[in-house]
RNA sequence: CGGGAUGUAGCUCAGCCUGGUAGAGCGCUUGAAUGGGGUUCAAGAGGUCGCUGAUUCGAAUUCAGUCAUCCCGA
Repeated sequence: CGGGAUGUAGCUCAGCCUGGUAGAGCGCUUGAAUGGGGUUCAAGAGGUCGCUGAUUCGAAUUCAGUCAUCCCGA
């Protein structure tokens, strides 16, 4: 320098193909059961989807650029 993969909640990941109000498990907070812990149950908080721009009535999803990590080639 060229090509490819990945980037979504504190962590691990779905959702993207086929655009339509962002989810799961674990963790966290509160409450109940227990003398306490563990555990179980109930409720709740937490993310402008790596960043910028474009298309569209509407973008995590499409397009362009760009950043980080990893892989391949030179």
Predicted 3D model of a 74-nucleotide RNA (transfer RNA) from Fibrobacter sp. UWB8. The sequence is in RNAcentral, with records from ENA, GtRNAdb, MGnify and Rfam. Lineage of the source: Bacteria > Pseudomonadati > Fibrobacterota > Fibrobacteria > Fibrobacter.